The part of an RNA shown here (small-subunit ribosomal RNA, 5' domain) has 530 nucleotides and comes from an uncultured bacterium. Its mean pLDDT, the model's own confidence on a scale to 100, is 82.
Context: one part of a larger RNA
RNA sequence: GGAUGAACGCUAGCUACAGGCUUAACACAUGCAAGUCGAGGGGCAGCAUGAACUUAGCUUGCUAAGUUUGAUGGCGACCGGCGCACGGGUGCGUAACGCGUAUCCAAUCUACCCGUCACUCGGGGAUAGGCUUUCGAAAGAAAGAUUAAUACCCGAUGGUUUUGUGCUUCCGCAUGGUAGUGCAAAUAAAGAAUUUCGGUGACGGAUGAGGAUGCGUUCCAUUAGGCAGUUGGCGGGGUAACGGCCCACCAAACCUACGAUGGAUAGGGGUUCUGAGAGGAAGGUCCCCCACAUUGGAACUGAGACACGGUCCAAACUCCUACGGGAGGCAGCAGUGAGGAAUAUUGGUCAAUGGACGAGAGUCUGAACCAGCCAAGUAGCGUGCAGGAUGACGGCCCUCCGGGUUGUAAACUGCUUUUAUUGGGGAAUAAAGUUAGGCACGUGUGCCUAUUUGUAUGUACCCAUAUGAAUAAGCAUCGGCUAAUUCCGUGCCAGCAGCCGCGGUAAUACGGAAGAUGCGAGCGUUAUCC
Numbered sequence: 001g002g003a004u005g006a007a008c009g010c011u012a013g014c015u016a017c018a019g020g021c022u023u024a025a026c027a028c029a030u031g032c033a034a035g036u037c038g039a040g041g042g043g044c045a046g047c048a049u050g051a052a053c054u055u056a057g058c059u060u061g062c063u064a065a066g067u068u069u070g071a072u073g074g075c076g077a078c079c080g081g082c083g084c085a086c087g088g089g090u091g092c093g094u095a096a097c098g099c100g101u102a103u104c105c106a107a108u109c110u111a112c113c114c115g116u117c118a119c120u121c122g123g124g125g126a127u128a129g130g131c132u133u134u135c136g137a138a139a140g141a142a143a144g145a146u147u148a149a150u151a152c153c154c155g156a157u158g159g160u161u162u163u164g165u166g167c168u169u170c171c172g173c174a175u176g177g178u179a180g181u182g183c184a185a186a187u188a189a190a191g192a193a194u195u196u197c198g199g200u201g202a203c204g205g206a207u208g209a210g211g212a213u214g215c216g217u218u219c220c221a222u223u224a225g226g227c228a229g230u231u232g233g234c235g236g237g238g239u240a241a242c243g244g245c246c247c248a249c250c251a252a253a254c255c256u257a258c259g260a261u262g263g264a265u266a267g268g269g270g271u272u273c274u275g276a277g278a279g280g281a282a283g284g285u286c287c288c289c290c291a292c293a294u295u296g297g298a299a300c301u302g303a304g305a306c307a308c309g310g311u312c313c314a315a316a317c318u319c320c321u322a323c324g325g326g327a328g329g330c331a332g333c334a335g336u337g338a339g340g341a342a343u344a345u346u347g348g349u350c351a352a353u354g355g356a357c358g359a360g361a362g363u364c365u366g367a368a369c370c371a372g373c374c375a376a377g378u379a380g381c382g383u384g385c386a387g388g389a390u391g392a393c394g395g396c397c398c399u400c401c402g403g404g405u406u407g408u409a410a411a412c413u414g415c416u417u418u419u420a421u422u423g424g425g426g427a428a429u430a431a432a433g434u435u436a437g438g439c440a441c442g443u444g445u446g447c448c449u450a451u452u453u454g455u456a457u458g459u460a461c462c463c464a465u466a467u468g469a470a471u472a473a474g475c476a477u478c479g480g481c482u483a484a485u486u487c488c489g490u491g492c493c494a495g496c497a498g499c500c501g502c503g504g505u506a507a508u509a510c511g512g513a514a515g516a517u518g519c520g521a522g523c524g525u526u527a528u529c530c
Base pairs, nucleotide, nucleotide: 001530002529003528004527006526007525008524009523010522013381014380015379016378017377019374020373021339026337027336028335030334031333032332035082036081037080040079041078043075044074047073048072049071050069051068052067053066054065055064056063057062058061089292090291091290098217099216100215101214102213103212104211105210108209109208113205114204115203116202117201118200119199120198121155122154123153124152131144132143133142134141135140161186162185163184164183165182166181167180168179170177171176191197192196218264219263220262225255226254230252231251232250233249235247236246237245267289268288269287270286271282272281273280274279294315295314296313297312298311317328318327319326320325345371347370348369349368353367354365355364356363357362384415385414386413387412394406395405396404397403420467421466422464423463424462425461429456433452435450436449437448438447439446440445441444474519475518476517477516478515479500480499481498485514486513487512488511489510495502496501
């Protein structure tokens, strides 16, 4: 000098863009953050509509009230499907194939999506819910009879599927792989308001995931030996899959001064800062990967988890209790306490982008987009411009009383209006999609026309007819390094200080004043890195 997720002191007008618990992975009140589908199902708690009946008023067929009825719209709870493994948070752990880079899987899986081919037949028994009871303070639980499905089960059919066993072709990188063919066995399906949407099997694609290996990846030798599933083999189990991943048996290996083992520290990378570069330092925001979800362990479901807002067990803590027993998990968004030098609103909207579900309308979405707070950063703008000398008054300094400086600075004259206030106008972000009509292909796609959808927002921005210099400057320094000096006070005191050092009676170094210098809505100090 540059830099920062900064803090502190003094000061502070506006706009845009980005940023905001670095400490206690400490504890959390409250609200929200993952639902959706009635075009899978039985049903009907609540709402609305219809129908029937009864009663009252009476205009004799209308109004009001009540009861019944799933008949219709729809729908709480329930069964079922899909999602909840994404999105969002944090950096505890991890020195590791965790990450980065390169290669490989002839050792692998992949829901939804796309393409191709084939199929979608016949039956059955249950169980939620609802009903009747019972237990419990509650959380909740139990029994009985009864009921549905795209829930579950059985049978049929069955092939480029799987397993076993033969034969043949071609190929490779060792185990082998691909293709064809024969035999035996095993294994599918679901319907719905039906020009459609679904369901099942097979192959291929896409996407995502899993695994293996080479190289790279902090400090300590005041850590020198470490290791028994340890190293390898045969055989098995397990897995989507290879493998001591696990197990039985056999052998005695394996790693290590090119640093094993142990200890300390730490998420890794793209990147960021600095530097002419080489290098050094850092890993906050954004993107990719990993790990974690109060602590430890475990599996279930599922295409995918050993699952932040799922389950079970143990532990600590907090809460409820009728003392028998129960409930909870903000390292999601806000917010609270604590810690700390220190870090924001218990805001708005699904309008856009994206996600889940749905045929769709749509619902949900603290993802996201916006708004609020903070000079915490970067950039831009402003706080006027021109003229004006009796070089005014005042302040300060010198003095021979003439002067110097503040200083064109002010006053005064003219001008302008960014900004401010006031009054008007007023966006883009909307493309799609929906609905209605029409047209093409040919039966759900495309095109056209109309219609509808804006949180931010009456915001940005524009205009001026308005007003008027009006609303807007500070901070640090002035001995040398280092740009900028005089006077007064103090008298080794009070104090300053980054280093050298200053202060003991004329201090350019302390304190004040005047002046000057630097930067400027900031300026200094502290901390850290180069």